[in-house]
A computed fold for a 1501-nucleotide RNA from an uncultured prokaryote, annotated as small-subunit ribosomal RNA.
RNA sequence: AGAGUUUGAUCAUGGCUCAGGACGAACGCUGGCGGCGUGCUUAACACAUGCAAGUCUACUUGAACGCUCUGCUUGCAGAGAACUAUGGUGGCGAACGGGUGAGUAACGCGUAGACAAUCUGCCCCUUUCAGUGGGAUAAUCUCGGGAAACUGGGUCUAUACCACAUAAUAUCUUUUUACGGCAUCGUGAGAAGAUUAAAGAUUUUAAAUCGGUGAGGGAUGAGUCUGCGUACCAUUAGCUAGUUGGUGGGGUAAUAGCCUACCAAGGCAUCGAUGGUUAGCUGGUCUGAGAGGAUGAUCAGCCACACUGGGACUGAGAUACGGCCCAGACUCCUACGGGAGGCAGCAGUGAGGAAUAUUGCACAAUGGGGGCAACCCUGAUGCAGCAACGCCGCGUGUACGAUGAAUCAGUUUAUCUGUGUAAAGUACUGUUAAUUGGGACGAAUUAUAGGGUUUGUAGCCUUAUUUGACUGUACCAGUAGAGGAAGCUCCGGCUAACUCCGUGCCAGCAGCCGCGGUAAUACGGGGGGAGCGAGCGUUGUCCGGAUUUAUUGGGCGUAAAGGGUAUGUAGGUGGAAAGAUCAGUCAGUUGUUAAAUAUUACGGCUUAACCGUAUUAUGCAAUUGAUACUGGAGAUCUUGAGUUUGAGAGGGGACAGUGGAAUACCUAGUGUAGCGGUGGAAUGCGUAGAUAUUAGGUAGAACACCGGCGGCGAAGGCGACUGUCUGGCUCAUAACUGACACUGAAGUGCGAAAGCAUGGGUAGCAAACAGGAUUAGAUACCCUGGUAGUCCAUGCCGUAAACGAUGGGUACUAGUUGUCGGGGGACUAACCCCCUCGGUGGCGACGCUAACGCAUUAAGUACCCCGCCUGGGGAGUACGAUCGCAAGGUUGAAACUCAAAGGAAUUGACGGGGCCCCGCACAAGCGGUGGAGCAUGUGGUUUAAUUCGAUGCAACGCGAAGAACCUUACCUGGGUUUGACAUCCUGUGAACGUCCAAGAGAUUGGACAGUGCCUUGCCUUCGGGAACACAGUGACAGGUGCUGCAUGGCUGUCGUCAGCUCGUGUCGUGAGAUGUUUGGUUAAGUCCAGCAACGAGCGCAACCCUUAUCGUUAGUUGCCAGCACGUAAUGGUGGGAACUCUAACGAGACUGCCCGGGUUAACCGGGAGGAAGGCGGGGAUGACGUCAAGUCCUCAUGGCCCUUAUAUCCAGGGCUACACACGUGCUACAAUGGUAAGUACAGAGGGCAGCAAGCCAGCGAUGGCAAGCUAAUCCCUAAAGCUUAUCUCAGUCCGGAUUGGAGUCUGCAACUCGACUCCAUGAAGUUGGAAUCGCUAGUAAUCGCGGAUCAGCAUGCCGCGGUGAAUAUGUUCCCGGGCCUUGUACACACCGCCCGUCACACCAUGGGAGUUGAUUAUACCCGACGUCGCUGGGCUAACCCUUCGGGGAAGCAGGCGCCUAAGGUAUGGUUGAUAACUGGGGUGAAGUCGUAACAAGGUUA
Repeated sequence: AGAGUUUGAUCAUGGCUCAGGACGAACGCUGGCGGCGUGCUUAACACAUGCAAGUCUACUUGAACGCUCUGCUUGCAGAGAACUAUGGUGGCGAACGGGUGAGUAACGCGUAGACAAUCUGCCCCUUUCAGUGGGAUAAUCUCGGGAAACUGGGUCUAUACCACAUAAUAUCUUUUUACGGCAUCGUGAGAAGAUUAAAGAUUUUAAAUCGGUGAGGGAUGAGUCUGCGUACCAUUAGCUAGUUGGUGGGGUAAUAGCCUACCAAGGCAUCGAUGGUUAGCUGGUCUGAGAGGAUGAUCAGCCACACUGGGACUGAGAUACGGCCCAGACUCCUACGGGAGGCAGCAGUGAGGAAUAUUGCACAAUGGGGGCAACCCUGAUGCAGCAACGCCGCGUGUACGAUGAAUCAGUUUAUCUGUGUAAAGUACUGUUAAUUGGGACGAAUUAUAGGGUUUGUAGCCUUAUUUGACUGUACCAGUAGAGGAAGCUCCGGCUAACUCCGUGCCAGCAGCCGCGGUAAUACGGGGGGAGCGAGCGUUGUCCGGAUUUAUUGGGCGUAAAGGGUAUGUAGGUGGAAAGAUCAGUCAGUUGUUAAAUAUUACGGCUUAACCGUAUUAUGCAAUUGAUACUGGAGAUCUUGAGUUUGAGAGGGGACAGUGGAAUACCUAGUGUAGCGGUGGAAUGCGUAGAUAUUAGGUAGAACACCGGCGGCGAAGGCGACUGUCUGGCUCAUAACUGACACUGAAGUGCGAAAGCAUGGGUAGCAAACAGGAUUAGAUACCCUGGUAGUCCAUGCCGUAAACGAUGGGUACUAGUUGUCGGGGGACUAACCCCCUCGGUGGCGACGCUAACGCAUUAAGUACCCCGCCUGGGGAGUACGAUCGCAAGGUUGAAACUCAAAGGAAUUGACGGGGCCCCGCACAAGCGGUGGAGCAUGUGGUUUAAUUCGAUGCAACGCGAAGAACCUUACCUGGGUUUGACAUCCUGUGAACGUCCAAGAGAUUGGACAGUGCCUUGCCUUCGGGAACACAGUGACAGGUGCUGCAUGGCUGUCGUCAGCUCGUGUCGUGAGAUGUUUGGUUAAGUCCAGCAACGAGCGCAACCCUUAUCGUUAGUUGCCAGCACGUAAUGGUGGGAACUCUAACGAGACUGCCCGGGUUAACCGGGAGGAAGGCGGGGAUGACGUCAAGUCCUCAUGGCCCUUAUAUCCAGGGCUACACACGUGCUACAAUGGUAAGUACAGAGGGCAGCAAGCCAGCGAUGGCAAGCUAAUCCCUAAAGCUUAUCUCAGUCCGGAUUGGAGUCUGCAACUCGACUCCAUGAAGUUGGAAUCGCUAGUAAUCGCGGAUCAGCAUGCCGCGGUGAAUAUGUUCCCGGGCCUUGUACACACCGCCCGUCACACCAUGGGAGUUGAUUAUACCCGACGUCGCUGGGCUAACCCUUCGGGGAAGCAGGCGCCUAAGGUAUGGUUGAUAACUGGGGUGAAGUCGUAACAAGGUUA
């Protein structure tokens, strides 16, 4: 510090996700030790049991055991001391310490201040005093009541209580005076009067110690007040009657509506009152570079609470966790009458929960309470226990060690690689754990005794003794011994780390992207590796990354985002110059910022964590200065703004009036059959006279031409002419005011169209509606009609793609060119020209922008103010509020769901977009197919099997250049199992063969022959080897079994279309572009010209073959002109080398020449010459790529599968089936013909298991005999044509299917299932619907011939020649293709994408008659305890008086009243849960209906 993810790729926008750190955590797997920390986050839920607050030389009571003494019945009785235990009165404490975070949005907390408005027990200092009396009461004892808790009567005493005395610098009243301040006032010094105190105890008896009282001061603690800060919601906007203030009174320690009576009507609030929701606050903690964000466990400060609610008492202090009273809920006891209780103290239990510990030890230390003290108490605290919960440290060994051991895994299968110096082995070490022994620090005090100082047994110093829960712990030493101690996660990318097997969109994984459908580095396992390590992962939460709320530090033309527009309140901001002020601002100082934490340095535990010491730290306040800027106050200026004057332009607005053209209707005339409308029609109108035309009239609405990116207006918007009224703007000129300005939340005005209300009006147009068409449908597009509406007046609505998708204002920053309004200069004037002010457009530099683009009319550079945005969907929806007559507007969520949605630009592809061009693409022609019969292939069906593959073009006479057996892969049946075939090993034997029998055959059985002995066949180094056969063994063979979507190779296709790319350079942020585009031209990216391109490659062309002309060479098997011979005739013979021909080498054609056009180009048109002319004809040749195109059944090959079978052998059958459908062909339908007779002319091929002349036989297929030929030598070998005759338009002398009979040939074998021949038979068919195919010249058409395969079998295929046309004006249209351009929401690329209803499943949510909770408000009723007030006839020890009876003073019980918790009744508000039914929304691999959008998306949206 970034990364992944939208796309085919790119840039930017934008969300989602990851890597980091942290935790009071939990869960999974695993787990050796120690140190230091931490440990109910949930139910402020309920609690059994024990403990957590007592203590005391004030007083009182006074045991038991034991001790001492006495008596004696020797185990009993009595007494005494201990003044003890216990209980009680009293004092102090119990308000601390400890727990929890429910409540609280508050002076609660934090921070800084104030109290001149206060209190303060114990503690410290100073000072005063303690005199005289009195009456009760508890415990105890005794008599009762009660189950108990508890309680009544009687009898004593105190540092308990009371009276009197004394008394002040205390308090109160009156009053004099000084100084000071902060408004009320404060401080000091007086005077007079009134009121108010006390307690004793101990002992070694004192100048002792501890207490008591009054006063003053201090310290500490507490109370109150104030400034500032302190969560979210405006879908909470108004709240408030003790409310705000005053006066009197009351009340408090103290101010105060704190309370009360009266008076006034205030107080708070958009700088957020009131209401709602949530929450203890802080120091800090976590994170972050910081600013911030989140958080508030442990530790520390403050607050609040103690079962829930209320209340007071006591006290220095409480409205009191372990006190009281009342009410309520709950639990327990009960004798049913009544009582008791409060773990949010420490342990512990139940419950809840993912989840959180021991009913431990000790007061040794620190601290607290009481006490003179000893001491007692202390679940505070110190320790221990449990838990890897966290942090830190240590260990699980170290060194050497290569038969690179074994195992396991992999593979190229090898003397292989990895695991791996790892192990074994050898030599060491001894941390830790174990064991044995030693052994601390924490301890200082206090007390007692002694010494010193001292007046002193005060205090201080000093010596000795005494005190440890942890703990025999830390630590140290010894012993033995590598011995007891490693796991977890991950390995597709992000992200370090790869292979094998299994699985087969299954099982599963997943943080995001995404893996898995038979070769998964992504699932599960193995091996190997990476990371961390006593831990490792997962989950959850927070910060970070996220500049993704942007102060630091973002945006708003098109990505989300400028308010429709103006006016204007609050607010924010604000021109120039001078002086003063000092609030902001800046600087210094002081105080504070508790401690801990954090920072830095040093130190202590062996180190670290941890701990200690010192240091630093942004805030607030006070104070002293500075005065540039900002602010406030006063005074000044003119440039911002405004006013006056003079001109000017204008569809600016309102009202009234006027006009013509057009349209419709009405009246009348002329006139006759149609009009109208459309792509084409129809509905409609018209013989009752339309349309058309002429004249006249009526009505309403809109204003042609001018008219213009021209004008005006804030925007919406404004267009005939005239008048009236009226707003704004511009220019020029001088003068005046003197910052009066800009923006603008709220508010207010205006605000297209549509819509609403009332009343008018209605010509045309025209939602709805009706009809006609179109269509599969057509609730549409088109047509004929047509009502609201459109128009006017008045009122409402308040929205638009209200758009420049661009808020307003000011200033600055190159130009150029139009145009509108005004002014000036020059010119005599006009035009033109120049300058200038104000508008409105185009292009464009800098700059900006993601790009597109903007660019003085900014989207540039800056400032000021307002509005708005923060992923897509849900949704501008729901609820609420508000406005509206309604329609609806404004404001405006959430649950849930997705990993994208969106912008700009790029390359393609596509378009029922455009331009240009080409092709037998169409057109023009010729001939076919589609109809018939047959052949052949396919589908389908059938079958035991009908083997398999090929399936739009680009499968279908295709693989198959030839299925009777074989082929053959299929079926049925019969056999074989190292195999029909290959290699290796062992043994035996030469091998091969002949015959017989069984069997369908494969096969099996038997016999024979040769081998043997002399050299058996081949080689031999004489051992043997090779080959072959049989038997055996296992390695292996074998597979036309699967996967062409694992592959190679080969092939088809677009397409013989003209394209496809690269290097360097340049342009662009980039994908990419340029080149390759443009203008010509071509068959061609062919060439030329131009050009930020210059070159190059694969394609095109050429080079190759063939054909057309000629030449040279050669001359047999080919040829024969001339010469000769010979024949019935023939190159038959001699000979010739001319010609043809053969087959090799050459020539020739190149736009070379001429004319014209064209850019002096490429090239095109015409011409000459030439055998051939503009690529001469034909062939071979197929760029980058596309179609997961075809082929695993040619071959090769990965993986999978079968292995007595999916291998192999054999016989028979099948591939030849047959209702039917399709493709490709053949033959025809006839006279351009058929038949018969005669007769002529090829090319290219093939031939010895062959081609076969010739002769003979047969009607013929063919057979018999047989010459020649291993081929330019011999053979196969022509037909259409031509000549003549006949048939005469018929189902025929056409046509030949089908069938019967007889044969031939091939072959082991023609039944299933061959071809051919002869005789007989003689179907369909008379030129073929929709549709569709081929062909542009030696072509189509037509005629025959040959070859491959092959024993035999061709209408197919591949070739060959013979005869030999027609047509092309052209590119509008169909199909396919190429270049450029345009649009795009497509990129699997239009066979694309994609919308809505309906149906089904699931999810969340709104409404809902209601039902049921919570909370809150108002009114009323009732009203406990208690304070306060009043009363007090009943009762009363202290004091006073007394006549001793009593009275007084002071009180108590009781009663009454105000207030008041809980409770009740009624009516509302807010909010939650739930509900028949209902609304839309979201999601879902294949549902239904259409096709709305994206291309001109087929009606532009």
Model confidence (mean pLDDT): 83 of 100.